Context: one part of a larger RNA
RNA sequence: GCCAGGGAGUUUUUUCAUAUGGCAAGGUUAAUCAAUUAUGUUGAGCAACCAGAGCGAAAGCAAGUACGAAAUUGCGUUAGUCAUAUGGAUUUGACCUGAAGCCAGAUGAUCUAUUCAUGGGCAAGGUGAAGUCUCUCGAAAGGGGGAUGGAGGCCUGAACCGUUGUUGUGAACAUGCACUCGAAUGACCUGUGAAUAGGGGUGAAAAGCCUAUCUAAUUUGGCGAUGGCUGGUUCCUAUUGAAAUAUGCCUUCGUAUAGUCUUGUCUAGUUUAUUAACGGUGUAAAGUACGAAUAGAAAUUGCAGGGGCUAAUGCUUACGGAUUUCUUUUCAACUCAGAAUCUGUUAAUUACUUAGGACAGGAAACAGGGAUGGUAUGUAAGAUACUAUUCCGAGACCCGAACAAGGGAGACCAGAGUUAAGGUCCCAAAAUUUAUGCUAAGUGUAUCAAAAGGUGUCUUGAACCUGAGACACUGGGGAUGUAAGCUUAGAAGCAGCUACCAUUUAAAGAAAGCGUAACAGCUCACCUAUUGAGGUUCAGGGCCCUGAAAAUGGACGGGGCUAAGCAUAAUACCGAUACUUUGGAGGCCUCUGGAUAAUAGAGGUUCUGGUAAAUAGGCGUCUUUACUGUGAAGAAGGUUUUCUGAGAAGAAGGCUGGAACGGUAAGGAAUGAGAAUCCUGGU
Numbered sequence: 001g002c003c004a005g006g007g008a009g010u011u012u013u014u015u016c017a018u019a020u021g022g023c024a025a026g027g028u029u030a031a032u033c034a035a036u037u038a039u040g041u042u043g044a045g046c047a048a049c050c051a052g053a054g055c056g057a058a059a060g061c062a063a064g065u066a067c068g069a070a071a072u073u074g075c076g077u078u079a080g081u082c083a084u085a086u087g088g089a090u091u092u093g094a095c096c097u098g099a100a101g102c103c104a105g106a107u108g109a110u111c112u113a114u115u116c117a118u119g120g121g122c123a124a125g126g127u128g129a130a131g132u133c134u135c136u137c138g139a140a141a142g143g144g145g146g147a148u149g150g151a152g153g154c155c156u157g158a159a160c161c162g163u164u165g166u167u168g169u170g171a172a173c174a175u176g177c178a179c180u181c182g183a184a185u186g187a188c189c190u191g192u193g194a195a196u197a198g199g200g201g202u203g204a205a206a207a208g209c210c211u212a213u214c215u216a217a218u219u220u221g222g223c224g225a226u227g228g229c230u231g232g233u234u235c236c237u238a239u240u241g242a243a244a245u246a247u248g249c250c251u252u253c254g255u256a257u258a259g260u261c262u263u264g265u266c267u268a269g270u271u272u273a274u275u276a277a278c279g280g281u282g283u284a285a286a287g288u289a290c291g292a293a294u295a296g297a298a299a300u301u302g303c304a305g306g307g308g309c310u311a312a313u314g315c316u317u318a319c320g321g322a323u324u325u326c327u328u329u330u331c332a333a334c335u336c337a338g339a340a341u342c343u344g345u346u347a348a349u350u351a352c353u354u355a356g357g358a359c360a361g362g363a364a365a366c367a368g369g370g371a372u373g374g375u376a377u378g379u380a381a382g383a384u385a386c387u388a389u390u391c392c393g394a395g396a397c398c399c400g401a402a403c404a405a406g407g408g409a410g411a412c413c414a415g416a417g418u419u420a421a422g423g424u425c426c427c428a429a430a431a432u433u434u435a436u437g438c439u440a441a442g443u444g445u446a447u448c449a450a451a452a453g454g455u456g457u458c459u460u461g462a463a464c465c466u467g468a469g470a471c472a473c474u475g476g477g478g479a480u481g482u483a484a485g486c487u488u489a490g491a492a493g494c495a496g497c498u499a500c501c502a503u504u505u506a507a508a509g510a511a512a513g514c515g516u517a518a519c520a521g522c523u524c525a526c527c528u529a530u531u532g533a534g535g536u537u538c539a540g541g542g543c544c545c546u547g548a549a550a551a552u553g554g555a556c557g558g559g560g561c562u563a564a565g566c567a568u569a570a571u572a573c574c575g576a577u578a579c580u581u582u583g584g585a586g587g588c589c590u591c592u593g594g595a596u597a598a599u600a601g602a603g604g605u606u607c608u609g610g611u612a613a614a615u616a617g618g619c620g621u622c623u624u625u626a627c628u629g630u631g632a633a634g635a636a637g638g639u640u641u642u643c644u645g646a647g648a649a650g651a652a653g654g655c656u657g658g659a660a661c662g663g664u665a666a667g668g669a670a671u672g673a674g675a676a677u678c679c680u681g682g683u
Stems, first nucleotide, its partner, number of pairs: 001683006014089010026050002032044005054061002064075003095232002098229001102222006113196009122186001124156003127152001131148007161182002165179002168177002198214001200210003235618006245258005261362007269352002273349008286335002291331003295327007303320001305319001306317004368392010397408003412584007422574003425559003431571001433570006444561002452546003456543010474529004479503003484498003509524001512523003585608002587605006619672001621669010637656008
C1' cells in the first nucleotide's frame, strides 16, 4: 500500500414549538402501600404542580385595574392539562478522535553525577632532582668534577581510559566500523558494597546527568482535564435554496442581533417592467456670474517702500503698490446655468403559480473572488479600500489549444430537427466559396509594445513650374567701373565696419561656399546650348520597415500557408444539454369525485442546475409480539445470468452449499463506511 472486520448526534434534567391521543373548568398523580398469572400489570395513594383573575411599587380594588382633574393610554378580560413522538434550547463527557500542560500519591542511583567503605590495575624504554661516597679549589662561606642514587599532576609508548579530525564507511546508525588523535604514577583507571529522589538530588557548570525519558524523571489517579483549533462523521429520492454584509463584543479563523434561506399557520391586491403627469437632485460635460488661481495689455491713482531732482517743504518716476477695464489659461474643497442616470407619489397597461405582510419553528453565514463602469491612495502591481451591475462561489454544456469567473447558453428523461458564440487547407465537423483592393515584411495567421524616424509601397488633396521646352545629367558663359569705401603689414567678392550703386548684357551678387600671407584658383546664384514630358513642394490616409535585449532547445495549438494574411462586401455550410417538435416522469395551481383523507380523473403552467442549509417521502440491517409461510424433491451463505423499480433495493434461473430461513402488521434500536497520518488482524 491493499483486503476483511470494527469505527462517530446517544442518555438524563428542565423547557419551547409542532403532530397525535385521553379527559376537560378542570387535568395529573410522585414517593409509598397492597394484590398478582411475579418483575410486569392492576388497585390504592390528591401531598405537590399547571390551569381556573387581573391590575398596581404598594395600601388596595377587581372583569377590570394603574396613571390622570379629565380626555386618553398601558396591561388584562379568549381552555386547559397529562402522555407519546419529532425538531430546537438547557444540563449531562453530549457527534467521534487529538494536546502541550496542572495537581496528588507511589516507584526508581543495576545507566549516569558526586560521595563513603573495602579491594584490584598500570609492558617496555628515556631523562636523571634531593641525599650519599669520592677527587679537587678555597682561610672560610662555598664552588667544580666523577661515581652512586632513583624524585617527578616529567618525556616516548602498549594494556587500560578517552574520542580530535574525515561532512571516510555504515539499507539491524537508539552513536557502530576504519584510519587518525589525547592522556597513560595520577585532580589516574577500575570491581564490589553503600548514601543522596523529583521543584528534589548530583553537577571542575554542558540547564549536564538522575535506567534508550530531563528548562523539572517514571508511573497510577483526578480524567472521557480543556481545546473559539485540525481531521473525520456511514442508505436513496424529491421540493426550495443562501451568505461571505451592518452593528456590538480583550472582538478580527469566534459569537449575538439584524439582513439574506427554509417550513408551518393566518391574512390580505401585491411585485416587476413600460408609459404619462407632478416632484427631488447638483454629478458628467460646460461656464466664469461669485470664491480662488493664471499670463499679457491698457487706464487711473504719488500711494507703503525704492530711485532721481531739491537747502527744505516738496516735485517726479519705463522700479514697485493699489484699483478698474480688455484679452489668455484653470479649479475635489468655484457654480450664473446644467444633462443622461437614479429616485418619490399617483394613474394606466402588463404579470401573477400570492411572489406581498404578520406570527411561530429550524438554519447556514458574518475569510470571499473576477470582469466592466466610476472613485481614493500608490511610479506601479495578479496592489489596497470603497461604489453600481454582473458572473464564479453553488453552474454542467459549446467556443476561447489547454484555462473558477472572457464570448454563447441556464442541464427533468428519451428521440428528431434548427441555430448562437465561434468556425469551414490537413490534424478536425463544415467553402482550397464569390467579388474588389492592399501587404513581400513569413509582416501576419496572437488581445506582444511607445516616443521618434523611413527617397518601402499604395492612395487622397492643394499650390507652383511646364512644347514660348519644365525637372535632372552634360557642354559653355558667370563680365566691366573696381583691388567699392574704410580699416589694415596686407584686406583684391569671401578677418572686420559702412554702403550694396552703376554699366555691358542672353545672364552674371560690390558675392552663397571652399581656398590664399595677400593675390591666384575651384564651385554657386543667374544665363545659354543639348534633350523632349511631365516635374517640384507641402499636407493627410492604408499596409509595411527600423526603434525591438534574458537566461535548458521551441513554438501562429501543430503541420504548414504568399493566402490558408489584412481590409470591405456577399452567399452557403458546420456548430451546444440553447430553440422547435414527438413521447414520458414529477412539482405547483384550479376543477370533478371522494369522508374536508388517501388514491384517481380533467384542465392550466415563463415550474423541475445547485454548495451550506431547511423540509418531505421512502429502502435496507438486527430484534420483540401477533398472524401466516418456505425447506434434504435442498434453508441460510457463496458465485453468476436475466428481469423489475427514479433510486436505496427487490425477484427469478444456473452452479455450489448442506440445515435452517422468510412474508404481512405493529413496536424497539449498540441500524447502513471510502477516507479520521483511524483501531485490530491478514497479506
The part of an RNA shown here (large-subunit ribosomal RNA, domain II) has 683 nucleotides and comes from a Candidatus Anderseniibacteriota bacterium. The full RNA is in RNAcentral, with records from ENA. Its mean pLDDT, the model's own confidence on a scale to 100, is 82. The source organism's lineage runs through Bacteria, Bacteria candidate phyla and Candidatus Anderseniibacteriota.